[in-house]
Context: one part of a larger RNA
RNA sequence: GUCUGCGAGUUAUUGUCCCUGGCAAGCCUAAGUCCCUCUGGGAUGGAGGCGUAGCGAAAGCGAGUCCGAAAUGGGCGAUUUAGUCGGUGGCAGUAGACCCGAAGCGGAGGUGAUCUACGCAUGGUCAGGUUGAAGGUUACUUAACCGUAACUGAAGGACCGAACUGGUGAAGGUUGAAAACUUCUCAGAUGAACUGUGUGUAGGAGCGAAAGACUAAUCAAACCCCGUGAUAGCUGGUUCUCUCCGAAAUAGCUUGAGGGCUAGCCUCGGAUACUGACUGGUGGAGGUAAAGCACUGGAUGGACUAUGGUCCCUAACGGGAUACUGAAUCCAACCAAACUCUGAAUGCCACCAGGCGCAAUCCGGGAGUCAGACAGUGGGGGAUAAGCUUCAUUGUCGAGAGGGAAACAACCCAGAUCGCCAGCUAAGGUGCCUAAAUAUCGUUUAGUGGAAAGGAUGUUAGAUUUCAUUGACAGUGAGGAUGUUGGCUUAGAGGCAGCCAUCAUUUAAACAGUGCGUAAUAGCUGACUCAUCGAGAAAUCUAGCGCCGAAAAUGAUUGGCGAUAAGCGAUAUACCGAAGCUGCGGAUACAUACCGAUUUCGAUUGGUAUGCAUGGUAGGAGAGCGUUCUUAGCACUGUGAAGCGGUAGGGAAACCAUCCGUGGAGUGCUCGGAAGUGAGGAUGCAGAC
Numbered sequence: 001g002u003c004u005g006c007g008a009g010u011u012a013u014u015g016u017c018c019c020u021g022g023c024a025a026g027c028c029u030a031a032g033u034c035c036c037u038c039u040g041g042g043a044u045g046g047a048g049g050c051g052u053a054g055c056g057a058a059a060g061c062g063a064g065u066c067c068g069a070a071a072u073g074g075g076c077g078a079u080u081u082a083g084u085c086g087g088u089g090g091c092a093g094u095a096g097a098c099c100c101g102a103a104g105c106g107g108a109g110g111u112g113a114u115c116u117a118c119g120c121a122u123g124g125u126c127a128g129g130u131u132g133a134a135g136g137u138u139a140c141u142u143a144a145c146c147g148u149a150a151c152u153g154a155a156g157g158a159c160c161g162a163a164c165u166g167g168u169g170a171a172g173g174u175u176g177a178a179a180a181c182u183u184c185u186c187a188g189a190u191g192a193a194c195u196g197u198g199u200g201u202a203g204g205a206g207c208g209a210a211a212g213a214c215u216a217a218u219c220a221a222a223c224c225c226c227g228u229g230a231u232a233g234c235u236g237g238u239u240c241u242c243u244c245c246g247a248a249a250u251a252g253c254u255u256g257a258g259g260g261c262u263a264g265c266c267u268c269g270g271a272u273a274c275u276g277a278c279u280g281g282u283g284g285a286g287g288u289a290a291a292g293c294a295c296u297g298g299a300u301g302g303a304c305u306a307u308g309g310u311c312c313c314u315a316a317c318g319g320g321a322u323a324c325u326g327a328a329u330c331c332a333a334c335c336a337a338a339c340u341c342u343g344a345a346u347g348c349c350a351c352c353a354g355g356c357g358c359a360a361u362c363c364g365g366g367a368g369u370c371a372g373a374c375a376g377u378g379g380g381g382g383a384u385a386a387g388c389u390u391c392a393u394u395g396u397c398g399a400g401a402g403g404g405a406a407a408c409a410a411c412c413c414a415g416a417u418c419g420c421c422a423g424c425u426a427a428g429g430u431g432c433c434u435a436a437a438u439a440u441c442g443u444u445u446a447g448u449g450g451a452a453a454g455g456a457u458g459u460u461a462g463a464u465u466u467c468a469u470u471g472a473c474a475g476u477g478a479g480g481a482u483g484u485u486g487g488c489u490u491a492g493a494g495g496c497a498g499c500c501a502u503c504a505u506u507u508a509a510a511c512a513g514u515g516c517g518u519a520a521u522a523g524c525u526g527a528c529u530c531a532u533c534g535a536g537a538a539a540u541c542u543a544g545c546g547c548c549g550a551a552a553a554u555g556a557u558u559g560g561c562g563a564u565a566a567g568c569g570a571u572a573u574a575c576c577g578a579a580g581c582u583g584c585g586g587a588u589a590c591a592u593a594c595c596g597a598u599u600u601c602g603a604u605u606g607g608u609a610u611g612c613a614u615g616g617u618a619g620g621a622g623a624g625c626g627u628u629c630u631u632a633g634c635a636c637u638g639u640g641a642a643g644c645g646g647u648a649g650g651g652a653a654a655c656c657a658u659c660c661g662u663g664g665a666g667u668g669c670u671c672g673g674a675a676g677u678g679a680g681g682a683u684g685c686a687g688a689c
Stems, first nucleotide, its partner, number of pairs: 001689006011095007019087005026050003032044005054061002064076004098237002101234001105227003109224003117201009126191001128160003131156001135152006164188003169184004203219001205215002240624006250263005264369002266366007274357001278354007290342001291340002296336003300332004308324001309322005372397010402413003417586004422582003428576003431561003437573001439571005454548002458545010475532005481505003486500003511526001515524002587614002590611009625678001627675004632670005643662004649656002
């Protein structure tokens, strides 16, 4: 891992509500006792409980009572009577209370020092080599000590190094040979050494050269048992079918924030009434969008001028000038969430009418929900960032399948009762992949389509202005001169470093010179003019589609192929296209009508027709299937029960069931009853492989 089996809302009691049965202003017995056919049944038992009256803290009073001195006041009641005892079911409380799951806490309960820590007793072990302390002896020396030398001697938590003890570094091993090892390397190795045996100390206790180390692979409190099914606002799991309805991810409070309570939203039952959504009408409140500048502020220019600065006159008083500053005021044009002289659309409130619903409101039983997500719109926060965050509002997903967007919860279309080898459409599409158009008119040449600011004689369309057969624009030929090298400056300055002036003459025209150039000249060129040529030329603006801008790491993508349309814009018709709509057939819920049956006269139930409906998580409500045991009845079975294998058939499903084989002794159906009643999940449990 697979298979088989097991595996989770139970039981008791109290309360409450629906349904149901008995009796009813009443209803019921409990313990006990007696009897019997004795796990049970029947009788008895009124002690007591609930109800029939309430109010008050109470005395108490009583359809009233309490507060109060009192009430024509207020509170709770009566005037409106249904209870009670059983049974099933829903839910709640108390109990382990749907199941599994802690780490833990407690026990004057127990077991452990065969591992290990330390102690005690008694034993054992340490190859070999090195060093050579004290002391001693002899000699020398000394007055004597001291001292010196040689020899002797053998000390040491001394040295090197096996056994032994340890475990430094590395490699291997890491489903190991091993739940801590192996190999190489390394430390101690006469000592605070190592070690055998026996023995002692224990769980808030021991022992510890102290690491919270060790106390039997377990230690910041061992192990076993018990309290114990501790508790778990947490995680996981929770077993057959179909039908009807169908949420929430919000508010308030919370030692509250992943929990809870009440409300909101769902469901079931009962009641009320035409009230509801929505539509129309009427009447309201309001200060948003927009707009505006009348207020409050902001902010630009101008006019005007107070004050101030600077300069001048003056002995002082004072006066004058001002390309400075510039309050207030005026003019013009603006800005504002916390500005408003104004001011919508929507939305909101009330009333009237329509509206019998896809509704509404009230009472009662049962819930779930309290992490929401994205998109559009209006805002706040942020950077007018985020698949960001936080509100409001609408939609979708959540709980929604189907078609489109290549793929793609949230976007677009559209809400799946079931069947059909029928039809029409939506979004989106119609070259091929791929169902359906190789339609028409423009436009694009970039594979643009299938990246921005910005840039440019791309191209198409439109508009305005100017020039032009009295000859434009472009090209070509010729001229482009004289005073003069204008004056100044300068080493020089001759059109062309710079400053000033910019005249006059001859002319068809020609600048006291547009640029290049020279040291300065020179030289080239332009403006300007003529000739030649012969029909359009120049500039600006607007719009469409294109161009550049364009660099990323494994091979590239409009989905692909590919396409000059099969791109883009416009137009027209046709077609394709969904679980949408239609057609035909079937099922079920509800409503209405009719027919039949039953009836406690409330209704229930079967059939037919019509209408309408039938996506669905949490969740509410309803109807069923199957398993085991059992009362009663009826059946089957050695002429072959159950079970098992295969299989026809039936039912909307859970399922039912025929026949054959196997098997070899029990089994089924119907009306009821009772549950150890349904598995694929829980890192589920046991077994097998």
Source information
The part of an RNA shown here (large-subunit ribosomal RNA, domain II) has 689 nucleotides and comes from a sludge metagenome. Its Rfam family is "Bacterial large subunit ribosomal RNA". Its family is annotated with ribosome and structural constituent of ribosome in the Gene Ontology. The full RNA is in RNAcentral, with records from SILVA.